Transfer RNA from a Candidatus Altiarchaeales archaeon, 75 nucleotides, folded computationally. Rfam family: tRNA. From the family's description: Transfer RNA (tRNA) molecules are approximately 80 nucleotides in length.
RNA sequence: AGCGGGGUUGAGCAGCCAGGAGUGCUCGUCGGGCUCAUAACCCGAAGGUCGGCAGUUCAAAUCUGCCCCCCGCUA
Repeated sequence: AGCGGGGUUGAGCAGCCAGGAGUGCUCGUCGGGCUCAUAACCCGAAGGUCGGCAGUUCAAAUCUGCCCCCCGCUA
C1' cells in the first nucleotide's frame, strides 16, 4: 500500500442482505419473592447518542461517501 472480516446496554452476540417503535438472546448489576441463611430457581427494573462525521429519505443500527479503531491475508 491492497484485500477481507469486525465495532450494537457492563461482557459476549443476534438484528443489517430486503429501511418502519433501541427489537431480542445469554451472562452480569439492582429490587422483590423463595430459604434459618447462601447458592440455585421465580418475578420485575435500570442501563444503548448501534465507532465518528456527512449524504439519501417522510423515516437510517440497516442504504451511500469519507474518516477512526481492532483482527487476519497479500505485497
The coordinates come from a structure-prediction model, not an experiment, and the mean pLDDT is 81.